[in-house]
Context: one part of a larger RNA
Order: sequence, then C1' cells, then structure tokens
RNA sequence: GAACGAACGCUGGCGGCGUGCUUAACACAUGCAAGUCGAACGAGAAAUUUUUCCUUCGGGGAAAAGAGUAAAGUGGCGCACGGGUGAGUAACGCGUAGAUAAUCUACCCUGGUGUCUAGGAUAACAUCGCGAAAGCGUUGCUAAUACUGGAUACGCUCCUUCGGGAGGAAAGGUGGCCUCUUCUUGAAAGCUACCGCAUUGGGAUGAGUCUGCGUACCAUUAGCUAGUUGGUGGGGUAAGAGCCUACCAAGGCGACGAUGGUUAGCGGGUCUGAGAGGAUGAUCCGCCACACUGGAACUGGAACACGGACCAGACUCCUACGGGAGGCAGCAGUGAGGAAUAUUGCGCAAUGGGGGAAACCCUGACGCAGCGACGCCGCGUGGGUGAUGAAGGCUUUCGGGUCGUAAAGCCCUGUCAAGUGGGAAGAAGUGUGUAUAUGCUAAUACCAUAUACAUUUGACGGUACCAUCAGAGGAAGCACCGGCUAAAUCCGUGCCAGCAGCCGCGGUAAUACGGAUGGUGCGAGCGUUGUUC
Repeated sequence: GAACGAACGCUGGCGGCGUGCUUAACACAUGCAAGUCGAACGAGAAAUUUUUCCUUCGGGGAAAAGAGUAAAGUGGCGCACGGGUGAGUAACGCGUAGAUAAUCUACCCUGGUGUCUAGGAUAACAUCGCGAAAGCGUUGCUAAUACUGGAUACGCUCCUUCGGGAGGAAAGGUGGCCUCUUCUUGAAAGCUACCGCAUUGGGAUGAGUCUGCGUACCAUUAGCUAGUUGGUGGGGUAAGAGCCUACCAAGGCGACGAUGGUUAGCGGGUCUGAGAGGAUGAUCCGCCACACUGGAACUGGAACACGGACCAGACUCCUACGGGAGGCAGCAGUGAGGAAUAUUGCGCAAUGGGGGAAACCCUGACGCAGCGACGCCGCGUGGGUGAUGAAGGCUUUCGGGUCGUAAAGCCCUGUCAAGUGGGAAGAAGUGUGUAUAUGCUAAUACCAUAUACAUUUGACGGUACCAUCAGAGGAAGCACCGGCUAAAUCCGUGCCAGCAGCCGCGGUAAUACGGAUGGUGCGAGCGUUGUUC
C1' cells in the first nucleotide's frame, strides 16, 4: 500500500447492487418448511336453507338442496429432489486423466410384442371390550390399477449334443359411437380415441465400482500387520474383489517415510504480488460427509433415509405412576456463549420442483419487502457576485497579520428529501368460448395436434419512472500537524499529568503532554484494533 463475512470509538443526508452467528455440530417455546390424485377403489357426513306432518307451542319427525362436497380409509406416485451444516475424514474423500468385456438406472424419448382366465382376503364401516392418554384387541361385512394362482410368451434368463429343452408377465380407467352381431327406445359382448399395465431392444439422464498421478505438519513417531498377503472350494452383491466363510501356503507394507500422533472437509475460486510465489476455501457453482449420540436394518430404481421405522444412551416434556411423547446443522424466532451477525414479514405473479388427463393443489426452493454505512458504486449538503477587507476570535515587534470572498448583502438554480397528480415493463402461458385445417375412424361423433380471434392471471406496488409546487430552505464530520509524513503558533503543566507505530518527548519559554487559533489529509465517513499478502 492492498484486502476483510470484521469488531470498537466519534459522526451520520439519499439511492442502487451485494452481503450479514467466523463463537456453543450448545439447548430449543410457537408457527410454517411435502404433498397430491375421486379419470385406481369401497363407503360417506354436518351446519344451514326450503317444503311438509305432528305439537304439551318448548320442540320433534320426514323429504329435497347442501353433496357424491368435507374429513377419514385402501391404492398409486412423490417424500433419496430441493433446503441446512462442516462435526468427522489425511482418504480413491477431493482434483485430474482413464477403465467398466465386472455393473444398475423409476419417471422421460423412441421401436417391437402382448394385455387371456380364475380366486381368496383386508382397511374403512358396524359391534363389543381395554386404557388417563398414546393407542390396542374381539366378532361381522365389502372394493380395487391392493394381493395370489393358471394359460400364453418372438424377444428375455439358464442349459445345450447347437437340432433343441426348461423357466418366468400383465390392470384397468375416462370420453364418444352404432358400421358389423344380439336384444332393438337405446344399450352391450362390440367399435373407436386417449391415459395406463406387462415384457423386451435402443437412447438420454443419474449412479455404483476400479486404476495412474497430485493432495498439511511432526523422525523429539522406526518398525507395522493373522483376514494379515496369496491360492482353492463355497457363499454374497446390480457388479470385480478376503467382501464373507472353510482349508492350504507364509506371505504383505516400510527412510522413495510404513505405523503412530497433531491439524484439516476438497476443488472451481478469493486476497495479495510485476511475476514466481505466499495466504485462504464466507457468499455463488461442483463433489463429499453428517442430521440429539451410537448401532443394525426395512421399503424402494436409488437410502442404511434431516422433518420414516427399530434398539440402546443422554437430555427435555406429559402422566390417573401402569405408561407415553420429542429431536430447528430447514425459514423466522428464543435462551446461552461472544467483540460480533437481521423479520416469529408478503406472495406463489415470475423461474424451478412434486402430484394430477386437466382445472388446480402444495412449495420458508424461489421471487420480493424489512433491519444493519457491513462492503462497493453513484448523488447531494448549493452556484455566481460581493472589500467599509464589517463585527468577532486568535496573534502581534502594537504598525499590523490571519480566519477571509469566508460572512452579510444582491442575483440565480432546483438534484435529493417533503407535498400533489399521472403511472409501468416484468405476462409467456394455462383454461374457457368461437372458427378453420390435418390425423384417427364406418363417422360430419369423440379425441389429438396446429392456427386465428375474444376473455382470464402481478407479491413487489400506487413501487420504479414522469410531470408539477414551494423554497437555500431539511443534510459534515473524523483523524493528524517533532522526524519518518502533507501540515505551527499561543496558553497551561513542570520527569508531574500524560504521549508513543519506531526513533523518542515531558525536570519553567514543550512546533512531541492538555486546551485554543490556524493549517494538512480524507470525506458520509474518518480513525483504532485484529488477520493475510
């Protein structure tokens, strides 16, 4: 000199864009942060309103609407993404370059084939019971795209004498129609469109595993290792392998630093520097690890799963003492710790994600707003003129000098702030209605696709921006002045009080302490402290 997720002191007008628990991976009140589908399935309220009947005038019963709605249940998909944190980890964890002929991949795109037939349950519900609660049990009923058989299976898997053999699947739903068949008003076994289901090939995406090289400090850590190193048989995984197991052999690593200890998430990057390098890993992006602590699993395409389940532990809460409930390192917020770090805000309008055919629902991701000079950038606090060089302060050699064109006065301007009026872009879609065309089809139906027109959607926000109104009005401080280092005089003090980054000042004229005047530097900031180069 530059830099900072900074803090402290004094001061503080506005805006834009960023950024904000670096400490206790300490403990957490409260609310929200993951749901959705009735076009998979069975069942299905109430308030209220209307009508009507009875009435002891209090009210009671029935029907319709509310409504096949709410809430609950079975089932499907999602919950492995998104969001947080850096405790652990010196490691194929990360980076880079490769391997996978040793592998998997739900949803998505594309191609082929199929979608036949049969059955038994169970929740909800009703019933009875236990319990303070959390919740649990008995009996009875019912559905499915839930579950279980059988058939078929080119391709698929396994075996093969390469001729072949064996094994293994499925589910329906919604809209429309009457060309063919049956009853014939119209329906259906039927036809058709769309969405699904099963199986298989390819793609895309994502993931698993392996390898070369690189990746902190200590030798005041020198020896380490029995599943250890290798082989065979068996098991296991989506997949190679001591990954596991039985037997056999005695190997394997190490001064090119094994083993042990300490510290630490890694990279893109960031800061500094002419560079080489050094330091660092906040925000943003990629990867990894973790989710109160420890452990082992289930489901699933994928987890050994932050807001799932089980066991143990510590802690907190409820309890009728028998027993139960919980996990903010999600967003806000609270206590504690600390020099120190924000709102228990608005909205799904946009972007993105989950579910759904769609409408739509959910989304503390995200978009916005709030707080903080925490940082960077921009703007303002006025401009011109004005010498009796006013008054006043300071100083003086008492002549003067200086603050100083500074002020006043006169002439202007109108940024920002305040008031008034107007007022966005961000919106593309999706849906609905109408029309047209194409495809499908027996069809002018339905459905799908495309086009045109109309209509519908904004949290921010009456914000940005524009116009107008009045008037210099509302807006300057901080540090320093001995040398380094730009800027000096007076008074007070008297080795005292004090200053200080280094050298050093202060013991009676201190340019170095304290005050004043003046000056210098930067300026909504200026200094100090800490850390890095």